This is a predicted complex of two RNAs, RNase P RNA and transfer RNA, with 481 nucleotides together. Its mean pLDDT, the model's own confidence on a scale to 100, is 75. It holds a member of the Rfam family "Bacterial RNase P class A". By type it is a ribozyme.
[in-house]
RNA sequence: CCAGACGGUCGGAUGGCCGCGGCCGGGGCCGCUCGUGCGGCUCCGGGCGAGGAAAGUCCGGGCUCCACGGAAACACGGUGCCGGGUAAUUCCCGGCGGGGGCGACCCCAGAGACAGUGCCACAGAGAAGCAGACCGCCGGCGCGCCUUCGGGCCCGCCGGCAAGGGUGAAAAGGUGCGGUAAGAGCGCACCGCGCGCCCAGCGAUGGGUGCGGCACGGAAAACCUCACCGGGAGCAAGACCGAAUAGGGAUGGCGUGCCUGCCUAGCGGCGGGCGAGGCGCGUUUCCGCGCCGCCGUCCGGGUUGGUUGCUUGAGGCGCGCCGCGAGGCGCGUCCCAGAGGAAUGGCCAUCGCCGCGGGGCUCCACUCGCGGCACAGAACCCGGCUUACAGACCGUCUGGCGCC
RNA sequence: GGGCCACUAGCUCAGGCGGUUAGAGCGCGGUCCUGAUAAGACCGAGGUCUGUGGUUCGAGUCCACAGUGGCCCACCA
Numbered sequence: 001c002c003a004g005a006c007g008g009u010c011g012g013a014u015g016g017c018c019g020c021g022g023c024c025g026g027g028g029c030c031g032c033u034c035g036u037g038c039g040g041c042u043c044c045g046g047g048c049g050a051g052g053a054a055a056g057u058c059c060g061g062g063c064u065c066c067a068c069g070g071a072a073a074c075a076c077g078g079u080g081c082c083g084g085g086u087a088a089u090u091c092c093c094g095g096c097g098g099g100g101g102c103g104a105c106c107c108c109a110g111a112g113a114c115a116g117u118g119c120c121a122c123a124g125a126g127a128a129g130c131a132g133a134c135c136g137c138c139g140g141c142g143c144g145c146c147u148u149c150g151g152g153c154c155c156g157c158c159g160g161c162a163a164g165g166g167u168g169a170a171a172a173g174g175u176g177c178g179g180u181a182a183g184a185g186c187g188c189a190c191c192g193c194g195c196g197c198c199c200a201g202c203g204a205u206g207g208g209u210g211c212g213g214c215a216c217g218g219a220a221a222a223c224c225u226c227a228c229c230g231g232g233a234g235c236a237a238g239a240c241c242g243a244a245u246a247g248g249g250a251u252g253g254c255g256u257g258c259c260u261g262c263c264u265a266g267c268g269g270c271g272g273g274c275g276a277g278g279c280g281c282g283u284u285u286c287c288g289c290g291c292c293g294c295c296g297u298c299c300g301g302g303u304u305g306g307u308u309g310c311u312u313g314a315g316g317c318g319c320g321c322c323g324c325g326a327g328g329c330g331c332g333u334c335c336c337a338g339a340g341g342a343a344u345g346g347c348c349a350u351c352g353c354c355g356c357g358g359g360g361c362u363c364c365a366c367u368c369g370c371g372g373c374a375c376a377g378a379a380c381c382c383g384g385c386u387u388a389c390a391g392a393c394c395g396u397c398u399g400g401c402g403c404c
Numbered sequence: 405g406g407g408c409c410a411c412u413a414g415c416u417c418a419g420g421c422g423g424u425u426a427g428a429g430c431g432c433g434g435u436c437c438u439g440a441u442a443a444g445a446c447c448g449a450g451g452u453c454u455g456u457g458g459u460u461c462g463a464g465u466c467c468a469c470a471g472u473g474g475c476c477c478a479c480c481a
Stems, first nucleotide, its partner, number of pairs: 001400010012351007020049002023046010051375001055386002058384005063234004069287006076230005081095005096110001097108004111225002116223002119218002134165002136161007144153003173191006192214001193212008238308004248299007257274007277292005301480003315334008352373008405477007414430004423461001432448005454470005
């Protein structure tokens, strides 16, 4: 210098003018009130006023309400190597194993397929828990042909063989030597696999050693098994105050037994008691509790007000200690939007960066003009993940080339 | 703000627990029929299954993340 890997920071700066939204203090006017005071409008002053993603709503919590009476089993959803961090997580950190890259480094839903059921299309002879003779190799028997008499070949039958070819994503251990009629874990060595033991490690796992000739293909992001976790809804949650209206109508499911009082001409309506039944508490069982007409759907009626929840929080910044790290602890310091369909903006000047055009004899330095400077916008609040993003800067490291 | 659903041909929809080359109706194009049109008959074209990645031998289908579109909600009695 070129190419790259990883981590982090910022996301225009300064000044002036004009505005916008809350909060605090003070003044003026108006309304209510005996008054204290409260509310509205307006003026002045002070301080504050978007993000790294505020986004997607993909996870996890806080908070709030509902259900909350237990026990057991089941169902449903999620997670899935090991250890740690945390309020919690499917997140993060550190390891292990596997894969990729020359390397820095990156990626992995990474438990279980001898608990069971199902699947592996097409091709192929054969596709699953002792598979498979299509071509092929070899032996025997029979007949025939050729012959240089060593033998070779065709056909048929019987048998042996998983070494080679071929099909396929995958063909039931791999390579080599021996062995054999040909072959074959048939035997042996190494590698792989399985089982046991020893050592190291908290553990995943790694190393060593012995045994077994191999019996155990893939797939669980198919059902499933095992272990662990999980009640539901969400600030339009919820609480309080005020105003107004008809607890009106239709329909579906389940239930609709008996006695009795009142009203009514009657149909029927309202009420009380007993028993059964039904419904609900995710389902079932056992007990338990609540309601008696319950549950659901649709059409309707009224309001479109105020206060609260609301921002001090697993908070930011700095320092020290502990830890490889995620992070934890302690001390100091700061208060940093809390409104409603909802403000945080506009203009000018200078500077910065990029592009285009002109001048500068061509290039550069320099200079003039024009244009551009992203993605995006808090709405109860946090911790993560993911996605979008013009550019600028910093640190660590890797590979290559050149020079000393 | 919160909750939920769907994307397959120009439009409306099928595709049961993954299998070779994804179908149907309407529409579109051509030919026949008719004097001509409609109807009818025959033939045909038309698809990155919203996108990207993953699992698998193999994905419209299974999984994850994005994108686009759509639906619902307040309080009172």